[in-house]
A computed fold for an 88-nucleotide RNA from Thermanaeromonas sp., annotated as c-di-GMP-I riboswitch aptamer. Of the family's consensus pairs, 95% are formed in the model. The sequence was found by an Rfam model in a public genome assembly. The coordinates come from a structure-prediction model, not an experiment, and the mean pLDDT is 89. Rfam family: c-di-GMP-I riboswitch aptamer. The literature on the family includes a 2007 paper in Nucleic Acids Res by Weinberg et al., "Identification of 22 candidate structured RNAs in bacteria using the CMfinder comparative genomics pipeline".
RNA sequence: UGCCGUCAAGGGCAAACCCGUCGAAAGGCGGGGGCGCAAAGCCACGGGCCUAAGGCUGGUGGAAGGCUAUGGCAGCCGGGCUGCCGGU
Numbered sequence: 001u002g003c004c005g006u007c008a009a010g011g012g013c014a015a016a017c018c019c020g021u022c023g024a025a026a027g028g029c030g031g032g033g034g035c036g037c038a039a040a041g042c043c044a045c046g047g048g049c050c051u052a053a054g055g056c057u058g059g060u061g062g063a064a065g066g067c068u069a070u071g072g073c074a075g076c077c078g079g080g081c082u083g084c085c086g087g088u
Base pairs, nucleotide, nucleotide: 002088003087004086005085012037013036017032018031019030020029021028022027035075041081042080043079045078046077047076048073049072050071054068055067056066057065
């Protein structure tokens, strides 16, 4: 440096759900919790998925409804960057 995660040690992260909080929502953050994870560390670059405040549309007027990401998901897949221990 590349590949691998079969054994070990020290550990690390934390799904659902509950509480608080921010948010229009999706979702984020903090606490509890622990399904899982060897990158479940970081980056929305490609695909995908979620949401639709605002905008557009709708309609006689209004409303319902529809479209839309500039909002999100890195624990959906691919890609990029970085990294502990052990094996080879």